About this RNA:
Large-subunit ribosomal RNA, domain VI from a Thermoprotei archaeon, 240 nucleotides, folded computationally. Its mean pLDDT, the model's own confidence on a scale to 100, is 84. The RNAcentral record of the full RNA draws on ENA and SILVA.
Context: one part of a larger RNA
Order: sequence, then structure tokens, then C1' cells
RNA sequence: UGUUGACAAUCUGACAGGAAGGGAGCCUUAGUACGAGAGGAACAGGCUCCCGCGGCCUCUGGUGUACCGGUCGUGAAUGCGCCGCCGGGUAGCCACGCCGUCACGGAUAAGAGCUGAAAGCAUCUAAGCUCGAAGCCGUUCUGAAAAAGAGAUUGUCAUUGGUGCGGAUAGAAGAUCCGCUUGAUAGGAGGGGGGUGUAAGCACCGAGCUUCGGCGAGGUGUUCAGCCCACCCUUACUAA
Repeated sequence: UGUUGACAAUCUGACAGGAAGGGAGCCUUAGUACGAGAGGAACAGGCUCCCGCGGCCUCUGGUGUACCGGUCGUGAAUGCGCCGCCGGGUAGCCACGCCGUCACGGAUAAGAGCUGAAAGCAUCUAAGCUCGAAGCCGUUCUGAAAAAGAGAUUGUCAUUGGUGCGGAUAGAAGAUCCGCUUGAUAGGAGGGGGGUGUAAGCACCGAGCUUCGGCGAGGUGUUCAGCCCACCCUUACUAA
């Protein structure tokens, strides 16, 4: 752009795609069938585990150049040194962690059969019929109305829609999704929850040094402090 008015919402599903599943052990069957004995199954049922695939972050673990603490060198004292190094670590992302991966139908292959003639018998086949595989087609998952036989249903004829602005459950750009004062969309603020681990100042104690005047690492208290947050709640203070 088309689909013979526009827009929105909800669908159908021709068609396309996936391997989404694969394997093992144990119990029971059963010391049964079988076998002289020695030995020794299977169908069905149950439990557990491994690999693969899909999803997730409650737990465990990793990362976490947001953050907190310790500590060293240097400087022009903003910094720089792999984030300087070291110890932790929320959210997010992730696996080594957690969840799911179930069950069934139809038509068949090789094959097993029933009935049964040609060929008075026999014969699974010639007519007809029943079974039979992780395979095929469905069921299941994903995409899908540009499927030209271009689909269906509902609503409206207002302004939907788009742009603009604040953004994130989205993101390379577009796109998508949410919000725009009839507002919690982002920031700020307050609180919760959480990270680090007890700030500065002051008071006391204090190894040791001393020119005897003092200086003083460090410790204790104030202090579960201080600093910080990507999460949650509240609040129109700022910007929609």
C1' cells in the first nucleotide's frame, strides 16, 4: 500500500515451525513364568535421578566499575594508581539454584490375525474385516488475514488515532506499553525494608615517647551508629 468508509477491541486458523523430548537405577510383578538343576525374565504399576528444552530468582551460589568499610603510594588534594588493593553486598542479570517437560486419539509400516474364494481342500487377500511402532497426522507450544476465495464478531461516527510532554513491565533506531492535574508518570521529600558495620566531635582509659611543659597509636562510651539504596508504601514539593 492492498483487503471497496474510518477507528478500536476480541477472535477464527489455511499455512509455517519445534526433537521437545531422550535415558538410567530401584521397588513391585517375582525368586514367579521358563528350567532337571544352576540360574532366571517380561507386560502392567510406583519412586528417584541424569541429559536436553522452556520459564523463573523464594532458597543456595556467582556477579554486582550503585553502595559501605579497612588500608597504601602519589598529587596541582578535583583526582590517579586494574573499582589502587583488600573485606562485604540490595536490586538486576545469571546457574551451580527453583519450577514445568503430563496424558491421549486416528490412519498405518514390517509383522500378527479373522472370515474367505479363485482352486468343493488349503490359504491373512483377490472382495471384506481386526490389530500393530519413539515413526506419520492430530492433541500440545509458537507465529499467522497479503489466506487475492485478501476472513468473522462487537462497538462508535464521537473525534478515535498520531504528534507533543513525564516515563518503563519496553528498548540499537523505529516500535511496544503506562501516565499527562478528573494525575502517583518520573524526580524530590517522609516512612518501610535492606547493605555496610559502629561516623565526626566530645569524655574517659591508654602501650610508648618526652626538652617533664606535654605528645600520643589504640581502646571504651555517646552509637544496632554514620553513610547509602536500582525495591515497596505515602506525599502534588518539581516537571507532565